[in-house]
This is a predicted structure of a 72-nucleotide RNA (transfer RNA) from a Candidatus Zhuqueibacterota bacterium.
RNA sequence: GUGAGCGUAGCUCAACGGUAGAGCACUAGGUUGUGGUCCUAGCGGUUGGGGGUUCGAAUCCCCUCGCUCACC
Numbered sequence: 001g002u003g004a005g006c007g008u009a010g011c012u013c014a015a016c017g018g019u020a021g022a023g024c025a026c027u028a029g030g031u032u033g034u035g036g037u038c039c040u041a042g043c044g045g046u047u048g049g050g051g052g053u054u055c056g057a058a059u060c061c062c063c064u065c066g067c068u069c070a071c072c
Stems, first nucleotide, its partner, number of pairs: 001071007010024004018055001026042005048064005
């Protein structure tokens, strides 16, 4: 340089174009003699960034950034 894939919560990952969720972690409470386990609730997101299409975009299109793989 060419082609492909990935980027969403602190981590690992979901999500037909129609209110962004789960598990773990964290916080509080319950349970326990303490801790752990278990139960309940809560916190946490400009969906990498910008633009476009659309009544409506994490999702479709374009540009760009980062990472990975293959080729050269």
Its Rfam family is "tRNA". Gene Ontology term of the family: triplet codon-amino acid adaptor activity. It is annotated as a transfer RNA.